[in-house]
RNA sequence: GACAAGGGCAAACCCGUCGCGAGGCGGGGACGCAAAGCCACGGGUCAGAGUGAGCUUUCCUGACAGCCGGGCCGCCGAA
Numbered sequence: 001g002a003c004a005a006g007g008g009c010a011a012a013c014c015c016g017u018c019g020c021g022a023g024g025c026g027g028g029g030a031c032g033c034a035a036a037g038c039c040a041c042g043g044g045u046c047a048g049a050g051u052g053a054g055c056u057u058u059c060c061u062g063a064c065a066g067c068c069g070g071g072c073c074g075c076c077g078a079a
Stems, first nucleotide, its partner, number of pairs: 001076001008033002013028006031066001037072003041069003044064005
């Protein structure tokens, strides 16, 4: 990539559970997604610690891949 076919994932919310937290995992559930598969490399956002306090900056420890970019891998496939 085509109003193709076979399939896939699963936002909010609810329940359970782990975590100080951001958030993770499992079940239900579908708003959406052609990489909504994988990787925190750059930016960003968020949390924690630190700070007498507020703001800014820096450092440290983390989270988010369904915020943007980048890297890796990959299903189907007509004209």

Notes:
The prediction has a mean pLDDT of 76. Predicted 3D model of a 79-nucleotide RNA (c-di-GMP-I riboswitch aptamer) from a soil metagenome. Its Rfam family is "c-di-GMP-I riboswitch aptamer". Rfam describes the family as follows. GEMM was predicted in a large-scale screen for bacterial structured RNA regulatory elements.